[in-house]
Context: one part of a larger RNA
RNA sequence: GAACGAACGCUGGCGGCAUGGAUUAGGCAUGCAAGUCGAACGAGGCAGCAAUGCCGAGUGGCGGAAGGGUGAGGAACGCGUGAGUAAUCUGCCCUCAAGUCGGGAAUAACAGUUGGAAACGAUUGCUAAUACCGGAUGUGGUUCAUCUGACGCAUGUUGGAUGGACUAAAGAGUUUCGCUUGAGGAUGAGCUCGCGUCCCAUUAGCUGGUUGGUGAGGUAACGGCCCACCAAGGCGACGAUGGGUAGCUGGUCUGAGAGGAUGGUCAGCCACACUGGGACUGAGACACGGACCAGACUCCUACGGGAGGCAGCAGUGAGGAAUAUUGGUCAAUGGAGGCAACUCUGAACCAGCCAUGCCGCGUGCAGGAUGACGGUCCUAUGGAUUGUAAACUGCUUUUGUACGGGAAGAAAAACUGCUACGUGUAGCACAUUGACGGUACCGUAAGAAUAAGGAUCGGCUAACUCCGUGCCAGCAGCCGCGGUAAUACGGAGGAUCCAAGCGUUAUCC
Numbered sequence: 001g002a003a004c005g006a007a008c009g010c011u012g013g014c015g016g017c018a019u020g021g022a023u024u025a026g027g028c029a030u031g032c033a034a035g036u037c038g039a040a041c042g043a044g045g046c047a048g049c050a051a052u053g054c055c056g057a058g059u060g061g062c063g064g065a066a067g068g069g070u071g072a073g074g075a076a077c078g079c080g081u082g083a084g085u086a087a088u089c090u091g092c093c094c095u096c097a098a099g100u101c102g103g104g105a106a107u108a109a110c111a112g113u114u115g116g117a118a119a120c121g122a123u124u125g126c127u128a129a130u131a132c133c134g135g136a137u138g139u140g141g142u143u144c145a146u147c148u149g150a151c152g153c154a155u156g157u158u159g160g161a162u163g164g165a166c167u168a169a170a171g172a173g174u175u176u177c178g179c180u181u182g183a184g185g186a187u188g189a190g191c192u193c194g195c196g197u198c199c200c201a202u203u204a205g206c207u208g209g210u211u212g213g214u215g216a217g218g219u220a221a222c223g224g225c226c227c228a229c230c231a232a233g234g235c236g237a238c239g240a241u242g243g244g245u246a247g248c249u250g251g252u253c254u255g256a257g258a259g260g261a262u263g264g265u266c267a268g269c270c271a272c273a274c275u276g277g278g279a280c281u282g283a284g285a286c287a288c289g290g291a292c293c294a295g296a297c298u299c300c301u302a303c304g305g306g307a308g309g310c311a312g313c314a315g316u317g318a319g320g321a322a323u324a325u326u327g328g329u330c331a332a333u334g335g336a337g338g339c340a341a342c343u344c345u346g347a348a349c350c351a352g353c354c355a356u357g358c359c360g361c362g363u364g365c366a367g368g369a370u371g372a373c374g375g376u377c378c379u380a381u382g383g384a385u386u387g388u389a390a391a392c393u394g395c396u397u398u399u400g401u402a403c404g405g406g407a408a409g410a411a412a413a414a415c416u417g418c419u420a421c422g423u424g425u426a427g428c429a430c431a432u433u434g435a436c437g438g439u440a441c442c443g444u445a446a447g448a449a450u451a452a453g454g455a456u457c458g459g460c461u462a463a464c465u466c467c468g469u470g471c472c473a474g475c476a477g478c479c480g481c482g483g484u485a486a487u488a489c490g491g492a493g494g495a496u497c498c499a500a501g502c503g504u505u506a507u508c509c
Base pairs, nucleotide, nucleotide: 001509003507006505007504008503009502010501013361014360015359016358017357018356020353027316028315030314031313032312035062036061037060040059041058044055045054046053047052069272070271071270078197079196080195081194082193083192084191085190088189089188093185094184095183096182097181098180099179100178101135103133104132110125111124112123113122114121115120140167141166142165143164144163145162146161147160148159149158150157151156171177172176198244199243200242205235206234207233210232211231212230213229214228215227217225247269248268249267250266251262252261253260254259274295275294276293277292297308298307299306300305325351327350328349329348333347334345335344336343337342364395365394366393367392374386375385376384377383378382401445402444403443404442405441409436416429417428418427419426420425421424453498454497455496456495457494458479459478460477464493465492466491467490468489474481475480
């Protein structure tokens, strides 16, 4: 000098855009943050004469594995980069091929009885389905046997024919949306490998599922992943093992660069969800707002037993130098469900707070000398300086105030009509939808009106005198000032540098 998620001191007019719990991954009151579908289903309630419509508990489906948060752990194929998978899976979506036949038994809801303070149950009976279970069919798929072709990269991969065995479905609505089997794609994911990835040798030896083999199990899949048996291996000064520290990266800061430091906001990946553990469901989790067990803590209790998990958004107390509102809207973008209307969405978009940062604007402009008064200083009847500064005259109105007008962000979907192909899809037309916000912006009016401070002035380093003090009080980044003439302390006048900021402190280059 530059930088900052900064803090502190003094000061403070406005706007735009950003940032904002770095400390206790410490504890949490309260509200909200994941629902949706009646075009899967039965019973019920409400409105209605009815047709029918609406409501929500329950069964069922899809989604709660995304989005959002945090960085505790982890020195690791965790991350980055480049490969491999002939060792793999992939709901929803797209394309193609084929199918969707005919039955059955239950169960929640509900009703009855009943236990418990509650949480929550028990039992009897009834009922439906796109819930569940047999049967049929088998384009196909899996597997076995036989025959046969092609290829490669070592294990191997792939095609055809015949035969055997096993293997599917779900309807609703009348437009379509679905369901089942298979092939391919897309997307996402799993696994493996090369290289790179902090400090300590005052850590030198480490290792028994350890290293390899055979077999069996397990997984979507390779593999000591697990197990039985067999062998005795495997790693290490090219740093094993141990200890410490740390989320990694794109990037960011600095620097001419090389490099050094760093990883907050944004984006990608990873890990975690009170602590620890093992699993279920599912295409996907070993699952933040699911379940189970153990533990600590908090709460309720009729003492028998129960409930909870803000590292989601706000908010609270604690700790701290220190970090914001218990706000608005789904209008846009995106997500879940739904044919759709639509519902939900603390994602998101906005608003609020803070000079925390960056950028922009303003606090007026021109004229005006008896160089006024006052202050300060001096070589003191006088002069210098404050200083064109003020007064005074003219002008302007950014900003602020008042009044008036007033957005873009909206494309649609749905309805209706028309056109094309054909029974719906596409296109066109009409119409509807704005939280922000009566905001931005524009116009008019009056009026200099509403708006300047901070640090420094011995050298480094731009800027000097007087008074007070007298090694005292104090200053100080370094050198150093202060013991009676202090440009270095304190005050005053003046000056210098920045400016809605200016200084100090911490940290990095």
The part of an RNA shown here (small-subunit ribosomal RNA, 5' domain) has 509 nucleotides and comes from an uncultured bacterium. The prediction has a mean pLDDT of 85.